[in-house]
Predicted 3D model of a 462-nucleotide part of an RNA (small-subunit ribosomal RNA, 5' domain) from Pontederia crassipes.

Context: one part of a larger RNA
RNA sequence: GGGCGGCAUGCUUAACACAAAUGCAAGUCGGACAUAAAGUAGUGUUUCCAAUGGCGGAUGGGUGAGUAACGUGUAAGAACCUACCCUUGGGUGGGGAAGGAAAUAGUUGCUAAUACCCCGUAGGCUGAGGAGCAAAAUGAGGAAUCCGUCCGAGGAGGAGCUCGCGUCUGAUUAGCUAGUUAGUGAGGUAAUAUCUUACCAAGGCGAUGAUCAGCAACUGGUCCAAGAGGAUGAUCAGUCACACUAGGAUUGAGACACGAACCAAACUCCUACAAGAGACAACAAUGGAUAAUUUUUUGCAACGGACGAAAGCUUGACGGAGCAAUGUCAUGUGGAGGUUGAAGGGCCCACAGGUCAUGAACUUGUUUUCUCAGAGAAGAAGCAAUGACGAUAUCUGAGGAAUAAACAUCAUCUAACUUUGUGUCAGCAGCCGCAGUAAGACAGACGAUGCAAGCGUCAUUU
Numbered sequence: 001g002g003g004c005g006g007c008a009u010g011c012u013u014a015a016c017a018c019a020a021a022u023g024c025a026a027g028u029c030g031g032a033c034a035u036a037a038a039g040u041a042g043u044g045u046u047u048c049c050a051a052u053g054g055c056g057g058a059u060g061g062g063u064g065a066g067u068a069a070c071g072u073g074u075a076a077g078a079a080c081c082u083a084c085c086c087u088u089g090g091g092u093g094g095g096g097a098a099g100g101a102a103a104u105a106g107u108u109g110c111u112a113a114u115a116c117c118c119c120g121u122a123g124g125c126u127g128a129g130g131a132g133c134a135a136a137a138u139g140a141g142g143a144a145u146c147c148g149u150c151c152g153a154g155g156a157g158g159a160g161c162u163c164g165c166g167u168c169u170g171a172u173u174a175g176c177u178a179g180u181u182a183g184u185g186a187g188g189u190a191a192u193a194u195c196u197u198a199c200c201a202a203g204g205c206g207a208u209g210a211u212c213a214g215c216a217a218c219u220g221g222u223c224c225a226a227g228a229g230g231a232u233g234a235u236c237a238g239u240c241a242c243a244c245u246a247g248g249a250u251u252g253a254g255a256c257a258c259g260a261a262c263c264a265a266a267c268u269c270c271u272a273c274a275a276g277a278g279a280c281a282a283c284a285a286u287g288g289a290u291a292a293u294u295u296u297u298u299g300c301a302a303c304g305g306a307c308g309a310a311a312g313c314u315u316g317a318c319g320g321a322g323c324a325a326u327g328u329c330a331u332g333u334g335g336a337g338g339u340u341g342a343a344g345g346g347c348c349c350a351c352a353g354g355u356c357a358u359g360a361a362c363u364u365g366u367u368u369u370c371u372c373a374g375a376g377a378a379g380a381a382g383c384a385a386u387g388a389c390g391a392u393a394u395c396u397g398a399g400g401a402a403u404a405a406a407c408a409u410c411a412u413c414u415a416a417c418u419u420u421g422u423g424u425c426a427g428c429a430g431c432c433g434c435a436g437u438a439a440g441a442c443a444g445a446c447g448a449u450g451c452a453a454g455c456g457u458c459a460u461u462u
Base pairs, nucleotide, nucleotide: 003331005329006328007327008326009324010323016287017286022284023283027055028054029053032052037047038046062242063241064240071167072166073165074164076162077161081158082157085155086154087153088152089151090150091149092148093119094118095117096116124133125132126131139146140145168214169213170212175205176204177203180202181201183199184198185197186196187195217239218238219237220236221232222231223230224229245264247262267278268277269276295321297320298319299318304315305314307312335364336363337362345356346355347354348353370399371398372397373396374395375394379389407450408449409448410447413430418445419444420443421442427434428433
């Protein structure tokens, strides 16, 4: 100083505090099931549904504190598990009562199931052999049948484990280690393993840098460079770790679980002082910190996920809009003609003139933008219906040059020069330096140069 549009990006600091804010981010299934309710004059049909039950909540989303480690990258391996999904073989028989939910707590009574238990069965498991052990559930439909469920085998995808090599700095850190290194017995794990324990041996690592200390999530990538290489790890993608601090566990196929539970510490709130509640490093927002970073917005229409037979429901993932010139790309602020190089003016001048300058006026045509009016998508898959964005993009018409240029610099480096003022003063300055009466370096002016919706400075980094 600031016209417009597309696409990106947006707490680099305090892993500070945020039930003293607030809203929302994980539900779903009545075709597993009981009771109750709504509805009806009543029954039936129908609707809703706390609880029980199933699946999910271990994904998605955030952050980078810790970690120098099989954490990560790459290349291999054997001793292992796997819900949902796919392929394939076989089954789904007969009974039962208790617990739980409920309730502040207790007692008593009632009650269903795909919840729980028992018996029988088994191409599975264990075992040298004899032998022993282990399962199930129904629901929907008029029916065909479909869905489920149990036991095997294989697959896919996903976990766990082991190992070779690579992975910052310091020797003003030189010795380190006692479950430590190897073995046997026992335990333990899904599995290997000193993972744990008893005993035995005394080993193991280290100048090819152990140990200790500091710093640090790693990578694909990103930036710079002719390359070698240097720096870096925002957005996006893969892996890891964490969820106020510390710890151990439950459930489950999977967690030692961000929005589950328990214990302890600190903190905050509440209290009738007995007690109780909480954890935004989800999305917004607030305080604080900082040189510094946005809205307490919209929609589930699309895509993806959870649940469901489906209709569907849910989703701060995601799709969008808002804010910020933060970056990048595109575009405009006008075009063409116009000299008797016009008048007037600024500046310079050797007073002849030169320059600002085709600039202006004037003529002519245009409308990217702008204002108004009208039409109006694709994105929707899947017959129809279904669009948050969206009164959008885009197109058409009307109007009128109309709404739109600044900033810095001009001694050298470095593109661009004169004049006036000042007089070692005022001041400039990235370095050298400039200024003491003719300053191309200060200040003003005219002119010029550079860049342009930006420009210059400062901070930081390479």